Annotation: Model confidence (mean pLDDT): 81 of 100. A computed fold for a 72-nucleotide RNA from a Patescibacteria group bacterium, annotated as transfer RNA.
RNA sequence: GGCCCGUUAGCUCAGCGGUAGAGCAAUCGACUCUUAAUCGAUUGGCCACUGGUUCGAAUCCAGUACGGGUCA
Numbered sequence: 001g002g003c004c005c006g007u008u009a010g011c012u013c014a015g016c017g018g019u020a021g022a023g024c025a026a027u028c029g030a031c032u033c034u035u036a037a038u039c040g041a042u043u044g045g046c047c048a049c050u051g052g053u054u055c056g057a058a059u060c061c062a063g064u065a066c067g068g069g070u071c072a
Base pairs, nucleotide, nucleotide: 001071002070003069004068005067006066007065010024011023012022013021018055026042027041028040029039030038048064049063050062051061052060
């Protein structure tokens, strides 16, 4: 340098063009003599960035950045 993959909540990851979710973590509550465990609720996102397509983009297209793989 060429090609391929990834980038979404504090962490690990889902998510077919039509209001962005789960588990863990955090906070509050129930239960308990207390803690843990268990159960319930709540909080938390400019979907890496810039453009384009579209009535509508996390999703499709192009470029950029970062990380990984591969070829020479």
The organism belongs to Bacteria candidate phyla, within Bacteria.
The sequence was found in a public genome assembly.
Its Rfam family is "tRNA". Rfam links the family to the GO term triplet codon-amino acid adaptor activity. Rfam describes the family as follows. Transfer RNA (tRNA) molecules are approximately 80 nucleotides in length. The family's RNA type in Rfam is transfer RNA.